GlmS glucosamine-6-phosphate activated ribozyme aptamer from a Peptococcaceae bacterium, 199 nucleotides, folded computationally. Of the family's consensus pairs, 86% are formed in the model. It matches the Rfam family "glmS glucosamine-6-phosphate activated ribozyme aptamer". Rfam classes the family as a riboswitch. Its family is annotated with catalytic activity and regulation of gene expression in the Gene Ontology. Model confidence (mean pLDDT): 77 of 100. NCBI's taxonomy places the organism under Bacteria, Bacillati, Bacillota, Clostridia, Peptococcaceae.

RNA sequence: CUGAAUAAUCAAGCGCCAGACCCGGCACUCAAUGGACACCGGUUUUAUGAAAAAUGACCAACUUAACAGGAUUGUGUGCCGGGUGACGAGGGGGAGGUUAAUCGAAGUCUUCGGCGGAUGCCUCCCGGCCGGUCACGGCCGUUAAAGGCGUCACAAAUCCGGCGGGCGACUGCCGGGACAAAAGCGCCGGGUGACAAAA
Numbered sequence: 001c002u003g004a005a006u007a008a009u010c011a012a013g014c015g016c017c018a019g020a021c022c023c024g025g026c027a028c029u030c031a032a033u034g035g036a037c038a039c040c041g042g043u044u045u046u047a048u049g050a051a052a053a054a055u056g057a058c059c060a061a062c063u064u065a066a067c068a069g070g071a072u073u074g075u076g077u078g079c080c081g082g083g084u085g086a087c088g089a090g091g092g093g094g095a096g097g098u099u100a101a102u103c104g105a106a107g108u109c110u111u112c113g114g115c116g117g118a119u120g121c122c123u124c125c126c127g128g129c130c131g132g133u134c135a136c137g138g139c140c141g142u143u144a145a146a147g148g149c150g151u152c153a154c155a156a157a158u159c160c161g162g163c164g165g166g167c168g169a170c171u172g173c174c175g176g177g178a179c180a181a182a183a184g185c186g187c188c189g190g191g192u193g194a195c196a197a198a199a
Base pairs, nucleotide, nucleotide: 014116015115016114017113019112020084021083022082023081024080025079026078027077028076030074031073032072033071034040035039041059042058043057044056045049047055048054062069063068087104088103089102093125094124095123096122097121098120126141127140128139129138130137132195133194134193135192136191147188148187149186150185151184159176160175161174162173163172164171165170
């Protein structure tokens, strides 16, 4: 450098699927079925009838004397295979612990019901701020003040248009236009003690 095999990673509002719902296939179950159904046919004469006139009955093709088989569609059950199962914004000092861990968007329907993880939270350590140092206390995490008031943005899905994959449930991608809150910013809003230094 080349080739082969195996394993791990290429996830962090993230991943997964034993329930549920949906799709396909098979088996079984039960029901309906003349056709293209306001209309139009076929069969039947020991169903009625004098009469295939009319009424009635029956009719997917086919097999059967008939019952029935069988076909299609649907209901239900089982098995097998598959699909769905959260839209972005924000969020990481270190260690340990812990689990219904922030914010809004959408909305007939599953963004249901669960599992796992996680930047949340708690404790300790480190660091910052609250007076120069230290301790304690409080609030935070290098943009290192919680809270109050004010102010100011920004997203994706949904939606509209288009191109693909799949028998299907469903799903991948491209384009267009729109709309949040937390956050940010401004103002208000901060210690106690000891020590040191200066006046």